[in-house]
Context: one part of a larger RNA
RNA sequence: GAGUAACGAUAAAAGAGGUGAGAAUCCUCUUCGCCGUAAACCCAAGGUUUCCUACGCGAUGGUCGUCAUCGUAGGGUUAGGCGGGGCCUAAGGAUAAGCCGAGAGGCGAGGCCGACGGACAACUGGUUAAUAUUCCAGUCCUACUACGCAGUGCGAUGGGGGGACGCUUUAGGCUAAGCGAACCGGAGCCAUGGAAGAGCCCGGACAGAAACCCAAAGGGGACUAUAGGCAAAUCCGUAGUCCAAUACCGGUGGGUGGUGUGGAAGCCGCAAGGUGACAACUCGCCGAAGCCAGGGAGCCGAGAAAAGCCUCUAAGCAUAACUGCGGAGUACCCGUACCGUAAACCGACACAGGUGGGUGGGUGUAAAUGCACCAAGGCGCGC
Numbered sequence: 001g002a003g004u005a006a007c008g009a010u011a012a013a014a015g016a017g018g019u020g021a022g023a024a025u026c027c028u029c030u031u032c033g034c035c036g037u038a039a040a041c042c043c044a045a046g047g048u049u050u051c052c053u054a055c056g057c058g059a060u061g062g063u064c065g066u067c068a069u070c071g072u073a074g075g076g077u078u079a080g081g082c083g084g085g086g087c088c089u090a091a092g093g094a095u096a097a098g099c100c101g102a103g104a105g106g107c108g109a110g111g112c113c114g115a116c117g118g119a120c121a122a123c124u125g126g127u128u129a130a131u132a133u134u135c136c137a138g139u140c141c142u143a144c145u146a147c148g149c150a151g152u153g154c155g156a157u158g159g160g161g162g163g164a165c166g167c168u169u170u171a172g173g174c175u176a177a178g179c180g181a182a183c184c185g186g187a188g189c190c191a192u193g194g195a196a197g198a199g200c201c202c203g204g205a206c207a208g209a210a211a212c213c214c215a216a217a218g219g220g221g222a223c224u225a226u227a228g229g230c231a232a233a234u235c236c237g238u239a240g241u242c243c244a245a246u247a248c249c250g251g252u253g254g255g256u257g258g259u260g261u262g263g264a265a266g267c268c269g270c271a272a273g274g275u276g277a278c279a280a281c282u283c284g285c286c287g288a289a290g291c292c293a294g295g296g297a298g299c300c301g302a303g304a305a306a307a308g309c310c311u312c313u314a315a316g317c318a319u320a321a322c323u324g325c326g327g328a329g330u331a332c333c334c335g336u337a338c339c340g341u342a343a344a345c346c347g348a349c350a351c352a353g354g355u356g357g358g359u360g361g362g363u364g365u366a367a368a369u370g371c372a373c374c375a376a377g378g379c380g381c382g383c
Base pairs, nucleotide, nucleotide: 013031014030015029016028017027018026032380033379034378035377040359041358042357043356046339047338050337051075052074053073054072055071056070060068061067080141081140082335083334084333085332087118088117092113093112098107099106100105122139123138124137125136126135142331143330144329145328147326148325149324150323151322152321153317154316158312159311160310161309166299167298168297169296170295172292173291174290178285179284180283181282183204184203185202186201188200189199190197205261206260207259212255213254214253215252218249219248220243221242222241223240224239225238226237228236229235262281266275267274268273300303345354346353361374362373363372364371365370
């Protein structure tokens, strides 16, 4: 320079009460304003205690501070079913054998490792200051072990099937979400001219095994022969014969379902909670990009693998093994707090930047995730 610029989005504050040494800034209430395909909610990554409570205010906080994502102390993350491992494989990685190379080293089938892919069993409600598909209540499910009963040619690292897949478009049946109600239930209200009415206002659900009902998609069945599937096969393939569809098998989705849970406005209460309430819990409309689903059709660029699973036999075993049913017992390790379009992640900062997936209501507008205003919810951006 200068007590100058600045104090980080122009979404906005005002009043009252409380606490306190001290209050524009902390707490509570009332009114106002802002977001509302977000400035709301759930997950993944990343962070790593920032979560909750008590006590503090020297520093941090662009002012203040009694407050805090700050300091000190204490507390907090509960799983057979959620995610990962004890299962599978992909690109790729590392490699015993083997090959190459003066050396260092390079390549490397099989097997191994390696998910965001495949496989695989739980829902609703309640509860804590802080966790919950984990605790508790209710109702279910999975695997293994031994036992009991019944039955059967049982049996694999091997054969076969299946898993198993593109893009575009599309039919049907549902559900979610939403809307309406003169029907059902409900505290209260009708003021200032009118309204005691089919009035105003609020709610009219969630989960749910078996059986039952609805709608599928999908699959033909039996027998004979057999030089293929690197052994075998009753399996698969191939060839043939017979039977047959409004059938049969199948058991996914939805509805219903004993029962359980929840249950508003208003009023009372500092709060917890109580009451409303033994609440009602019904009908109609609309309707998905979600589910049935591996659906159908068209097209060319012709669209993972392996395991689980089903089946077939081999060695072997049949004193076993496997299957079904029943009740019983057992069920390991890791994650789980909190932030997560952000003041907690990446940007030196409590930084107008960046950050993957899912949900994302109403009214108006031809439609829409657009625009405007609002709901739930969250904020008024720390002078």
This is a predicted structure of a 383-nucleotide part of an RNA (large-subunit ribosomal RNA, domain III) from a Pseudomonadota bacterium. Taxonomically the source falls in Pseudomonadota (Bacteria, Pseudomonadati). RNAcentral holds the full RNA, with entries from ENA. It matches the Rfam family "Bacterial large subunit ribosomal RNA".